Annotation
The RNA shown here (SAM riboswitch aptamer (S box leader)) has 120 nucleotides and comes from Lentzea xinjiangensis. Lineage of the source: Bacteria > Bacillati > Actinomycetota > Pseudonocardiales > Lentzea. The prediction has a mean pLDDT of 83.
RNA sequence: CGCUCAUCCAGAGGGGCAGAGGGACCGGCCCGAAGAAGCCCCGGCAACCGGCGUCAGCGCAACGCGUUGACGAUCACGGUGCCAAUUCCGACCCGUUCGCUUUCGCGGGAAAGAUGAGGA
Repeated sequence: CGCUCAUCCAGAGGGGCAGAGGGACCGGCCCGAAGAAGCCCCGGCAACCGGCGUCAGCGCAACGCGUUGACGAUCACGGUGCCAAUUCCGACCCGUUCGCUUUCGCGGGAAAGAUGAGGA
């Protein structure tokens, strides 16, 4: 950044500084002076990427190294991320129960957003 792909009902908080907001946006509903945002320290969760292991392909004056792919861990060493509420719920479309419609509820999808890995 009007880009691509994957994931988003699981999981994980204490302290210090600070001092009124925060949960992206709109509506709702929540959180917050028993201390919000932000910053710092320590701790934790998870396993996207790296790393590690196994197997396979390919390459190499070569018995191991490189590279690509698949799979794996009672891996968590490194790079991110995260640690109220499902991404807090809805917002747009479709379906569904009551005779109909809307609302509500439920189910599915989309949009938007977040995070990672790439790309330009």